Predicted 3D model of a 542-nucleotide part of an RNA (small-subunit ribosomal RNA, 5' domain) from an uncultured bacterium. Rfam family: Bacterial small subunit ribosomal RNA. Its family is annotated with structural constituent of ribosome and ribosome in the Gene Ontology. The coordinates come from a structure-prediction model, not an experiment, and the mean pLDDT is 85.

Context: one part of a larger RNA
RNA sequence: GAAUCAACGCUGGGCGGCGUGCCUAACACAUGCAAGUCGAACGCGAAAGGGGCUUCGGCUCCGAGUAGAGUGGCAAACGGGUGAGUAACGCGUGGGUAACCUGCCUCUGAGUGGGGGAUAACACCUCGAAAGGGGUGCUAAUACCGCAUGACAUGGCCCGGUCGUGAGACUGGGCCAUCAAAGCUGGGGAUCGCAAGACCUGGCGCUUGGAGAGGGGCCCGCGUCCGAUUAGCUAGUUGGUGGGGUAACGGCUCACCAAGGCGACGAUCGGUAGCCGGCCUGAGAGGGCGGACGGCCACACUGGGACUGAGACACGGCCCAGACUCCUACGGGAGGCAGCAGUGGGGAAUUGUUCGCAAUGGGCGCAAGCCUGACGACGCAACGCCGCGUGGAGGACGAAGAUCUUCGGAUCGUAAACUCCUGUCGAGCGGGACGAACGGCUCGCGGUCGAAUACACCGUGAGAGUGACGGUACCGCUAGAGGAAGCCCCGGCUAACUCCGUGCCAGCAGCCGCGGUAAUACGGGGGGGGCAAGCGUUGUUC
Numbered sequence: 001g002a003a004u005c006a007a008c009g010c011u012g013g014g015c016g017g018c019g020u021g022c023c024u025a026a027c028a029c030a031u032g033c034a035a036g037u038c039g040a041a042c043g044c045g046a047a048a049g050g051g052g053c054u055u056c057g058g059c060u061c062c063g064a065g066u067a068g069a070g071u072g073g074c075a076a077a078c079g080g081g082u083g084a085g086u087a088a089c090g091c092g093u094g095g096g097u098a099a100c101c102u103g104c105c106u107c108u109g110a111g112u113g114g115g116g117g118a119u120a121a122c123a124c125c126u127c128g129a130a131a132g133g134g135g136u137g138c139u140a141a142u143a144c145c146g147c148a149u150g151a152c153a154u155g156g157c158c159c160g161g162u163c164g165u166g167a168g169a170c171u172g173g174g175c176c177a178u179c180a181a182a183g184c185u186g187g188g189g190a191u192c193g194c195a196a197g198a199c200c201u202g203g204c205g206c207u208u209g210g211a212g213a214g215g216g217g218c219c220c221g222c223g224u225c226c227g228a229u230u231a232g233c234u235a236g237u238u239g240g241u242g243g244g245g246u247a248a249c250g251g252c253u254c255a256c257c258a259a260g261g262c263g264a265c266g267a268u269c270g271g272u273a274g275c276c277g278g279c280c281u282g283a284g285a286g287g288g289c290g291g292a293c294g295g296c297c298a299c300a301c302u303g304g305g306a307c308u309g310a311g312a313c314a315c316g317g318c319c320c321a322g323a324c325u326c327c328u329a330c331g332g333g334a335g336g337c338a339g340c341a342g343u344g345g346g347g348a349a350u351u352g353u354u355c356g357c358a359a360u361g362g363g364c365g366c367a368a369g370c371c372u373g374a375c376g377a378c379g380c381a382a383c384g385c386c387g388c389g390u391g392g393a394g395g396a397c398g399a400a401g402a403u404c405u406u407c408g409g410a411u412c413g414u415a416a417a418c419u420c421c422u423g424u425c426g427a428g429c430g431g432g433a434c435g436a437a438c439g440g441c442u443c444g445c446g447g448u449c450g451a452a453u454a455c456a457c458c459g460u461g462a463g464a465g466u467g468a469c470g471g472u473a474c475c476g477c478u479a480g481a482g483g484a485a486g487c488c489c490c491g492g493c494u495a496a497c498u499c500c501g502u503g504c505c506a507g508c509a510g511c512c513g514c515g516g517u518a519a520u521a522c523g524g525g526g527g528g529g530g531c532a533a534g535c536g537u538u539g540u541u542c
Stems, first nucleotide, its partner, number of pairs: 001542004006538005014388006020381002022346001027344003031341003036074003041071002044068001049062005081299003090224008100216003105212008113147001115145002122137006153178011183204006191198002225271003232262003237259008274296004278289004301322005324335004352378001354377003360374001361372004391421004401412004425483001427478005435469001441463008486531005491512003497526005507514002
């Protein structure tokens, strides 16, 4: 000098834009919200309120097949947080998988036949303070279970082909065995049917193959901090055979067998640390850092475990143990902010218990839509960067005042006053957005499907409608210099000098050093220098 997730001091500190904001206790947490959705999978099904009747007990209709819970499906493994652990194939980079998986999505082939038994909800009974259960009975499904069909797939046997150094991969044919499925919804002329419907035709699904895209698992080469005042380390340890396990290779696991494996090219041990894209500095080489944003990893009170599932060993799921907190009728239960706000505590130090789903994105749904503390916004903080303003021109008889003085004067100083202007920001008044177009709706046109001038879908034109921010940005008008400057320094380094006070005192100080009676170095005044809504100090890095 540059930089900073900064903090502290001073500021009679004006405005705006864009960013950033617990570096400490991965300390403990009150409260609210942060993951739901689907009635076009399924069965059930209120109430308030209102109408009618009434023997005043009630009955019935609307509310409403609504609210609601339940079964079922998908999502909840994403998104969001944190950096504790980890020196490791964790990360980075380049490869391998002939050792693998992949829900939803896209393309493509085939199928979707016929049955069965339950169970929640519900009703009744019952245990418990509660959290929660138990029993009996009824019921549905795209829930569950058989049967049929079996291309493909998987396994076995046989015969080939292509490729590969090889292990073997891919592929053609034959035989045997095993394995599927579910419905919901829109429209329709003739025919059948009392009707539902059959039948025809769309959409969404379901089952089973093939391919893809995107996502992941595993393996390998190389790279990845300090300490030798850590020199030896290792028993599933190293390898083999076999069994098990996994989507998959593997000592992953187990039995047996062998005795190996690593290490001065630093094993082991100890310390420290999430890694990277990047960021800071520097002419570069390098050094330091990894906050915000993006990628990967790890974690979710601490430790362990599995279940479900395409995917988890699962932050707002389950089980066990532990510490802690809370409830309790003492028998037993409940909880997990390193999500967004917020509280206590720690600390030099870090914000609102705000608004909205209008946009972008995500989940579910045919859709309308619902949910979304992701996100979009607003708020607080000079925390940072950038921009703007605090006025401009004229004005000497150099006013008053202050300071210095060699007492002549000099400086503050065109500075002020005064005159003439301007109108940024701020103030008041008025107008007033972009972000919104898609989806859906209405009307029309063209096309695809189709027997169809139904329906559905696709495209297109017109119209109405949708904004948290926000009456904000922005624009116009009005008045008016009015409301807006401080901080540090002036001995040398280093730009800027004098007077007074003090007298090795009080004090200053980054280094050298100042101060003991004329101190440009302490304190104050005047003057000057530097930066400026900031200026200094401290910490840290180069």

The full RNA is in RNAcentral, with records from ENA and SILVA.